């Protein structure tokens, strides 16, 4: 260098043929139970769907560059 895959919550990770309100475990906050913890039960919060643009009535989902992360793979010493 050249090829290919992945980026959604604070972590792991789903999201169907694009379709109107984006979720899930586990953590956090707050209630409930207890003399008290712990465990359990319950509610609430938490998001630039990586960046930028473009197609479309409608993008997390399609297309194009950028950036970071992995994997092959070539080259030079």
């Nucleotide at each position: 260098g050249g090829c290919g895959g992945c980026a959604u919550a604070g972590c792991u990770c789903a999201g169907u043929c694009g379709g109107u309100u984006a979720g899930a475990g586990c953590g956090a906050u707050g209630g409930c139970u207890u003399c008290a913890u712990a465990a359990g039960c319950c509610a609430u919060a938490g998001g630039u769907c990586a960046c930028u643009g473009g197609u479309u009535c409608a993008a997390g989902u399609c297309c194009a560059g950028u950036u970071g992360c992995c994997g092959c793979u070539a080259c030079c010493a």
About this RNA:
Transfer RNA from a Planctomycetota bacterium, 77 nucleotides, folded computationally. Taxonomically the source falls in Planctomycetota (Bacteria, Pseudomonadati). It matches the Rfam family "tRNA". Rfam classes the family as a transfer RNA.